[in-house]
Context: one part of a larger RNA
């Protein structure tokens, strides 16, 4: 000087407390362990692995097995002797592939030939999802958005080191003021950046319609007032009270006015560092190791197995509710290899057509919960759908291992979940539905939008992490 402590003060955080909903119990969906297994590829392993790489495994992806195949090689660059293509057909195969046939000149051009391209030889070499993240770069998590963590230059110390950075109030903050051997100063805090809330102004089409006409329809005519929309300003600053507390300060409280008040909400942004924390399989890249194979190429299969175990989810168990029928509001986004309207056929998944859209114009797209009536009467039901037969639809060469959805029958466990445990403090939780990525098809998963909206917090004694200071140490 740390680190530690079942020392001791001071402070903070959905830590606890108060309070509302899970999770642990069932059934499914996913991941992980295990075990299977020819092969179930590989990483991730208290938080901070486990709906994680993987924004989407039927081939392909695929690295994993079995089976056939190639060895200069699926890919590059040099050298060498050739022709050409390409591209189409038959055979033989499961394909990779092998044989035969059809076909026949792309650019330059000094006409020698180069240059794209095919194939064949030779070697240098290629190549490796072989290994090492304890040899590395880049990235990233994690304490933690916690308020720390240096430094010059002076002073004190034989010195290691200390002061500054402590103290007294304050703050979300090493935030600010005061006061001090410190005087300054970086890297964080804040602010500048986006984004919501209001107001002016500029524009008015594809939005918008108060007035005036006019119609099924903002449909036209007309308007750009008002919604919007995307651009340029304003606006909040403890700035105003002879306010109150503070030490006259910072600053707190409580009020005026204001859309909006004490950092308005949210984001983005993560300091020195820790954890030999993850990644050689994103890439990159030392050293080792394969080279008729650890390279590569195909076809089939696996990654999807299943006695269990856990984790993370979705759906229930009912009446603040199922079901029928009517009848209202959104926001954010995507579309041309695309979204598709009307209209026809089908219970239905979808067909068939093909109108407008390269989109404030067209389309997806009917939001749903809710609200109005109707039924159901407390039951394993009109709860709950799991699994299971039958029949179908679409994608796609190809849904058998191993896709999604529709329709009919089936109608399982479940009546609120032991110890435990976990989110959340407001437009939050809870609920309700929408859209996107990824994608030929496949989300209960992520990722984003809105729609309805709560309760509760006395407090800091205890649990869990952290900050500050101060003591005690046989640790370093």
């Nucleotide at each position: 000087u740390g680190a530690c402590g079942g020392g001791g003060g001071c402070c903070c955080g959905c830590a606890c407390a108060a309070g509302c909903g899970g999770u642990g119990g069932a059934g499914c969906a996913u991941g992980u362990g295990g075990u299977u297994u020819a092969a179930u590829u590989c990483g991730a392993g208290g938080c901070a692995a486990c709906g994680c790489g993987a924004a989407g495994a039927a081939c392909c992806u695929u690295a994993c097995c079995c089976a056939g195949g190639c060895u200069u090689g699926a890919c590059a660059u040099c050298c060498u002797a050739g022709g050409c293509u390409a591209c189409c057909c038959c055979u033989a195969g499961a394909g990779a592939u092998a044989g035969g046939g059809g076909g026949u000149u792309c650019u330059c051009u000094u006409c020698g030939g180069a240059g794209a391209c095919c194939a064949g030889g030779u070697g240098a070499c290629a190549g490796g999802u072989g290994u090492u993240g304890c040899a590395u770069g880049g990235c990233u998590g994690u304490c933690g958005u916690c308020a720390g963590c240096u430094c010059g230059u002076g002073u004190c110390g034989u010195g290691a080191g200390a002061u500054g950075u402590u103290g007294g109030g304050u703050u979300a903050a090493g935030u600010c003021c005061c006061g001090c051997a410190a005087c300054g100063a970086g890297c964080g805090c804040a602010a500048c950046c986006c984004u919501u809330g209001c107001c002016a102004u500029u524009a008015g089409u594809u939005g918008c319609c108060a007035u005036c006409a006019u119609u099924u329809a903002g449909u036209u005519g007309g308007g750009c007032a008002c919604u919007c929309u995307a651009g340029u300003g304003g606006g909040a600053c403890c700035g105003c009270u002879c306010g109150c507390c503070g030490a006259u300060a910072a600053g707190g409280c409580a009020g005026a006015g204001g859309a909006a008040g004490g950092a308005g909400g949210g984001g983005a942004u993560g300091a020195c560092g820790u954890c030999a924390a993850g990644u050689c399989a994103g890439c990159a890249u030392g050293g080792c190791c394969c080279u008729u194979a650890c390279g590569u190429c195909c076809a089939g299969g696996g990654c999807u197995a299943c006695a269990c175990a856990c984790g993370u989810c979705c759906u229930a168990c009912a009446a603040u509710g199922g079901c029928c029928g009517g009848u209202a509001c959104a926001a954010a986004g995507c579309g041309c290899c695309g979204c598709a309207a009307g209209a026809c056929c089908g219970c239905a998944a979808g067909g068939u057509g093909g109108a407008g859209c390269u989109a404030a114009u067209c389309g997806c797209a009917c939001a749903a919960a809710a609200c109005c009536g109707g039924u159901c009467c407390c039951a394993g039901u009109u709860c709950g759908g799991a699994u299971u037969g039958g029949g179908g639809u679409c994608u796609g060469c190809a849904a058998c291992u191993c896709g999604a959805c529709c329709c009919c029958a089936u109608g399982a466990a479940g009546u609120u979940g032991g110890a435990a445990u976990c989110g959340c403090u407001a437009g939050u939780a809870a609920u309700c539905g929408u859209g996107g990525a990824u994608c030929a098809g496949c989300a209960u998963g992520c990722c984003a939008c809105g729609g309805u909206g709560a309760a509760u917090a006395c407090g800091u004694u205890c649990c869990c992490g952290g900050g500050c200071c101060u003591u005690g140490u046989a640790c370093a």
The prediction has a mean pLDDT of 84. This is a predicted structure of a 476-nucleotide part of an RNA (small-subunit ribosomal RNA, 3' major domain) from an uncultured prokaryote. RNAcentral holds the full RNA, with entries from ENA.